Annotation
The prediction has a mean pLDDT of 78. The RNA shown here (c-di-AMP riboswitch aptamer (ydaO/yuaA leader)) has 132 nucleotides and comes from a soil metagenome. Its Rfam family is "c-di-AMP riboswitch aptamer (ydaO/yuaA leader)". Rfam 15.1 lists 7,607 matches to the family in 2,262 species.
RNA sequence: CGCCGAAUCCCCGAUGGAACCGGGGAGCGGGGGAACCAAAUGUUGUUGGGGCGAGUCCCACGGUGUUCCGUGAGAGGCGCCGGCUCUUUCCGCGCCAGCCCGUCAGCUAACCCCGCAGGCCAACGAAAGGGG
Numbered sequence: 001c002g003c004c005g006a007a008u009c010c011c012c013g014a015u016g017g018a019a020c021c022g023g024g025g026a027g028c029g030g031g032g033g034a035a036c037c038a039a040a041u042g043u044u045g046u047u048g049g050g051g052c053g054a055g056u057c058c059c060a061c062g063g064u065g066u067u068c069c070g071u072g073a074g075a076g077g078c079g080c081c082g083g084c085u086c087u088u089u090c091c092g093c094g095c096c097a098g099c100c101c102g103u104c105a106g107c108u109a110a111c112c113c114c115g116c117a118g119g120c121c122a123a124c125g126a127a128a129g130g131g132g
Base pairs, nucleotide, nucleotide: 002120003119004118008026009025010024011023012022013021027116028115029114030113031112032111037106048104049101050100051099052098056075057074059072060071061070062069063068076096077095078094079093080092084131085130086129087128088127089126090125
């Protein structure tokens, strides 16, 4: 200078000063929550159930008592410094984690609650069409 991500900006307090901390606003993001609709057989004792996120599914082999772990190959999904930006296609490359609620939640107007972190290991080309 940029990238992943909702995770940015402004004002006030204290301070010599930034961030942090507390309060407020804008903006972005997430959850709960009627009617109608949907569901109404995995809850109790018998696979609990749910949320954020791209981070899922299936097959083969091996380790194993299921779960689970490892390797390989598919299908599917996400991302890339393309240097104003958006959509689509090709090509190359990277990723398919982690965490939370706590027996409980479908959708959901009003209404209510919460977050604005953390990280960077892909750093590349080609084309079409828009916006500015």